[in-house]
RNA sequence: GUAGAGGCGCAGUAUUUAUCAGUAACUGUUUUUUUGUGCGGCAAUGCAGGGACAGCGAAAGGAACUACUGCCGAAGAAGAUGUUUUUUGCCGAAAGCAGCUUCUGGGACGGCGCAUAAAAUGUGUCGUACUGCCACCGUAGGUGGAGAGCUAU
Numbered sequence: 001g002u003a004g005a006g007g008c009g010c011a012g013u014a015u016u017u018a019u020c021a022g023u024a025a026c027u028g029u030u031u032u033u034u035u036g037u038g039c040g041g042c043a044a045u046g047c048a049g050g051g052a053c054a055g056c057g058a059a060a061g062g063a064a065c066u067a068c069u070g071c072c073g074a075a076g077a078a079g080a081u082g083u084u085u086u087u088u089g090c091c092g093a094a095a096g097c098a099g100c101u102u103c104u105g106g107g108a109c110g111g112c113g114c115a116u117a118a119a120a121u122g123u124g125u126c127g128u129a130c131u132g133c134c135a136c137c138g139u140a141g142g143u144g145g146a147g148a149g150c151u152a153u
Base pairs, nucleotide, nucleotide: 001153002152003151004150007072009071010070011069012068013067014066016064017063026055027054028053029052030051031050032049035046036045037044039092040091041090042089043088075104076103077102078101079100081098082097083096084095085094086093105131106130108128109127110126111125112124113123114122115121133145134144135143136142137141
């Protein structure tokens, strides 16, 4: 360099389905004098804004099944940097992209935290046992280590 292994293995795409939600928006009636202008604050600026009832009534994101594709640092997370977007402006905050640095072998369950409409789900951290690889001790079995690893060539 090449080819492989771990297993409820990883990621992506598409259809369908439930949820989102009887929510938002819109329309009508009524009431109020406040209140609106991107996720927050301030400024500036507008005349409309807010509540209740009724009618009508979504979508995105996230998720599940199935199928397909690419794979085994698959992938995920955090950090700072650069850049783009979210507004009338400023300060923050958030999201996307790019590479860089650091951590994590893998999945499961549980506690705490974050995101979210959510108790689904994802994710961080801690713990529990399990599991694959390597090394050592070795009867069984035990101890330790990390994927820049392991096996074959």

This is a predicted structure of a 153-nucleotide RNA (Lysine riboswitch aptamer) from a bovine gut metagenome. Its mean pLDDT, the model's own confidence on a scale to 100, is 77. The sequence is in RNAcentral, with records from MGnify.